[in-house]
RNA sequence: UUCAGGGUGCGCGCAUUCGCUCGGGAACGCGAGUUUUCGAGAGGAAAGUCCGGACACCGCAGGGCAGGAUUCCUCGUGAAAGCGAGGGCGGCGCGCCGCAAGGUUCGUCGACGGAAAGUGUCACAGAAAACAGACCGCCGGGCUUCGGCUCGGCAAGGGUGAAACGGCGAGGUAAGAGCUCACCGCUCGAACGGCGACGAACGAGGCACGACAAACCCAAUCCGGUGCAAGACAAAAUAGGUGAGCGGGCUGCCCGUCCGACGCUCACGGGUCUGUCGCAUCGCCGAAAGGCGAAGCCGCCGCGAGGCGGUUAGAGGAAUGAAUGCGGCCGCGUUCCCGCGCGAGCGGUCCGCGGCACAGAAUCCGGCUUACAGCCCCUGAAGGCU
RNA sequence: GGUCUCUUAGCUCAGUUGGUUAGAGCAUCGCCUUGAUAAGGCGGGGGUCGAAGGUUCAAGUCCUUCAGGGACCACCA
Numbered sequence: 001u002u003c004a005g006g007g008u009g010c011g012c013g014c015a016u017u018c019g020c021u022c023g024g025g026a027a028c029g030c031g032a033g034u035u036u037u038c039g040a041g042a043g044g045a046a047a048g049u050c051c052g053g054a055c056a057c058c059g060c061a062g063g064g065c066a067g068g069a070u071u072c073c074u075c076g077u078g079a080a081a082g083c084g085a086g087g088g089c090g091g092c093g094c095g096c097c098g099c100a101a102g103g104u105u106c107g108u109c110g111a112c113g114g115a116a117a118g119u120g121u122c123a124c125a126g127a128a129a130a131c132a133g134a135c136c137g138c139c140g141g142g143c144u145u146c147g148g149c150u151c152g153g154c155a156a157g158g159g160u161g162a163a164a165c166g167g168c169g170a171g172g173u174a175a176g177a178g179c180u181c182a183c184c185g186c187u188c189g190a191a192c193g194g195c196g197a198c199g200a201a202c203g204a205g206g207c208a209c210g211a212c213a214a215a216c217c218c219a220a221u222c223c224g225g226u227g228c229a230a231g232a233c234a235a236a237a238u239a240g241g242u243g244a245g246c247g248g249g250c251u252g253c254c255c256g257u258c259c260g261a262c263g264c265u266c267a268c269g270g271g272u273c274u275g276u277c278g279c280a281u282c283g284c285c286g287a288a289a290g291g292c293g294a295a296g297c298c299g300c301c302g303c304g305a306g307g308c309g310g311u312u313a314g315a316g317g318a319a320u321g322a323a324u325g326c327g328g329c330c331g332c333g334u335u336c337c338c339g340c341g342c343g344a345g346c347g348g349u350c351c352g353c354g355g356c357a358c359a360g361a362a363u364c365c366g367g368c369u370u371a372c373a374g375c376c377c378c379u380g381a382a383g384g385c386u
Numbered sequence: 387g388g389u390c391u392c393u394u395a396g397c398u399c400a401g402u403u404g405g406u407u408a409g410a411g412c413a414u415c416g417c418c419u420u421g422a423u424a425a426g427g428c429g430g431g432g433g434u435c436g437a438a439g440g441u442u443c444a445a446g447u448c449c450u451u452c453a454g455g456g457a458c459c460a461c462c463a
Base pairs, nucleotide, nucleotide: 001382002381003380004379005378006377007376009375010374012327013326014325015324016323017322018321020041021040022039023038024037025036026035027034028033043358047369048368050367051366052365053364054363055227056226057225058224062255063254064253065252067223068222069221070220071219072087073086074085075084076083077082088112089110090109091108092107093106095104096103097102113218114217118216119215120212121211122210135158136157137154138153139152140151141150142149143148166184167183169181170180171179185207186205187204188203189202192199193198231277232276233275234274241268242267243266244265245264246263247259248258249257270462271461272460281294282293283292284291285290295312296311297310298309299308300307301306328356329355330354331353332352333351337348338347339346340345387459388458389457390456391455392454393453396412397411398410399409405443414430415429416428417427418426436452437451438450439449440448
């Protein structure tokens, strides 16, 4: 310098003028209000609404089926979801050991429970695709018109495929084959080790049990439903109408339970479409204005414990903006000048032009995911110079 | 603000339990028929299945994340 990964890093600054929303004060006004002044005013994702909660309501949510979410182990953190660290297992890559099969250090990736509970699928190609099978081929017998044909044995080699029922070497054989043996892998049992996932000495077995669960499914754990358009209070207006049903609530179904018969539900029609609270850091006092206490953040002071001061968005068709100037950063261009280099050129300064992303609170909080110009920090790799 | 749902040819839609080269109707193009058109008959073209990534031997279909569209949800008697 470039690339990759990570970051509880930043996300243009200042001033003036004109505006917007909310709150407080003052003046004027009987009042509605007007003028003026002070203070506060978007994010790391405010987004997607994918998870988890708080909160509110549902005539307390009981049982079963259905449905949904999660999924190796341990520890930490957390209300939960989730996140982090370490480990186990598996895949891939480089290296090393080995004739090979294979093993292993390191790095990296993994939505990583179960395929020996059951069902299902494995297209095309291929002889054969899941209790397998024989196209070419190899070997033996018979026949032969010498091209082959037929009967039998084999599964080593070829070929097909994503996948072909252990690998490799030797023996063996008519040819072959775990047929036999060594080594490796695998399966079952297992001393022992580990909190655990799991590993494994040793023994047994010639090898059986392919893949797919982001197919159905099974196991374990958890989940009542609806979302601030929840809900509470106040106000306004209208037709206490019409039709259908006999039940309705509290998700889909069943049981249970509660409510109900001049009542309820649904549809049509009609009216309103306003205010306050919820709701803006929390608690207490107060009719209110406000006060007191606590918490978080910022600034200053102090070696420090701490102290002082300021501050906390709450709108409701929905404010948080615009212009100008100065400065900052990035990119491009280029004259003079300065420095380096033999040189092409490189760096700096001045100047000019352009740009400064993604994006916009809507009940709140914690996560996840996605978008993001440029800069900063950490780690690793590669290259250059010394 | 919240809840649900959809995206396949120019348009409207099928597509089963993942399987070989994704279909149908209308439209469009060519030919036949006609003096010429319409209608009719025959034939053809046209698709990255909204985008990207993943699971799988294999994805329109399964999973995840995005993009775009649509519907519904106020109160009162």
Predicted 3D model of RNase P RNA and transfer RNA as a complex of 463 nucleotides. Rfam match: Bacterial RNase P class A. Gene Ontology terms of the family: dimeric ribonuclease P complex, ribonuclease P activity and tRNA processing. The coordinates come from a structure-prediction model, not an experiment, and the mean pLDDT is 76.